[in-house]
RNA sequence: GACAGAGUAGAUGCUGCGCGUUAAGUGUUAGCGGAUGGGAAGUUGCCGCUAAACGAAAGGCAGUAGCCUGCGGUGCAGCAUCGCAUCCGCUGUC
Numbered sequence: 001g002a003c004a005g006a007g008u009a010g011a012u013g014c015u016g017c018g019c020g021u022u023a024a025g026u027g028u029u030a031g032c033g034g035a036u037g038g039g040a041a042g043u044u045g046c047c048g049c050u051a052a053a054c055g056a057a058a059g060g061c062a063g064u065a066g067c068c069u070g071c072g073g074u075g076c077a078g079c080a081u082c083g084c085a086u087c088c089g090c091u092g093u094c
Stems, first nucleotide, its partner, number of pairs: 001094005010082009019072003028052007038088003042084001058069004
């Protein structure tokens, strides 16, 4: 120097354990802030806070302690698959 490759934030699926079902959470909009391959750089994307609008699926057993089956664009963990433009770096081969 050439070629090939790995790794972020996170997304989806499955499993497990929870939470809610007396409506929190999720999702939407606006504002502010933050993190984001090892470095630079930063956004489509991600997260947090505040505010606003919207808004739900219960049933059975039990007998007052709860249990079971569901439901929720529900939380966390594990596993699988996918996964940063650009420059440098890293690994392998020549």
A computed fold for a 94-nucleotide RNA from a Clostridiales bacterium, annotated as THF (Tetrahydrofolate) riboswitch aptamer. Its mean pLDDT, the model's own confidence on a scale to 100, is 80.